Molecule: transfer RNA
Organism: Archaeoglobus sp. JdFR-27
RNA sequence: GCCACGGUAGCUCAGCAGGCAGAGCGCGUGCUUGGUAAGCACGAGGUCGCGGGUUCGAUUCCCGCCCGUGGCUCCA
Numbered sequence: 001g002c003c004a005c006g007g008u009a010g011c012u013c014a015g016c017a018g019g020c021a022g023a024g025c026g027c028g029u030g031c032u033u034g035g036u037a038a039g040c041a042c043g044a045g046g047u048c049g050c051g052g053g054u055u056c057g058a059u060u061c062c063c064g065c066c067c068g069u070g071g072c073u074c075c076a
Base pairs, nucleotide, nucleotide: 001072002071003070004069005068006067007066010025011024012023013022019056027043028042029041030040031039049065050064051063052062053061
């Protein structure tokens, strides 16, 4: 340099033939208990990597860029 895959909540990851962003774990509050753990309920937490384009509307489609993983090639 080229190719493939990936970047979404604090962590691990779903999701989407374009139409209100989710789960588990974690965190907070409450219930329960004599008290813990467990369990249950509720809640907080997101520029969906960045910029641009298409569109009435983009996390989703298109282009460029950045980062990560793997593979390939070249030089020494």